[in-house]
RNA sequence: GGCCCGUUCGUCUAGCGGCUAGGACGCGGGAUUCUCAUUCCUGAAACAGGGGUUCGAUUCCCCUACGGGCUG
Numbered sequence: 001g002g003c004c005c006g007u008u009c010g011u012c013u014a015g016c017g018g019c020u021a022g023g024a025c026g027c028g029g030g031a032u033u034c035u036c037a038u039u040c041c042u043g044a045a046a047c048a049g050g051g052g053u054u055c056g057a058u059u060c061c062c063c064u065a066c067g068g069g070c071u072g
Base pairs, nucleotide, nucleotide: 001071002070003069004068005067006066007065010025011024012023013022018055027043028042029041030040031039048064049063050062051061052060
């Protein structure tokens, strides 16, 4: 250099065109407890950036960035 794969809450992860973008852990608030822990309720928090296709894009296409693999 070429080819392929990946990038979603703080972390891990689900989501094959119309989802309020879901779950676990963590975090905030509350209940329970003498206190802590556990348990229960509740809340905040995410689609790498840009462009395109489409009535509609996290999802399809292109470019860029970052990470990984194969290879000259």
This is a predicted structure of a 72-nucleotide RNA (transfer RNA) from a Spirochaetales bacterium. Its mean pLDDT, the model's own confidence on a scale to 100, is 84. Its Rfam family is "tRNA". Rfam classes the family as a transfer RNA. It was read from a public genome assembly.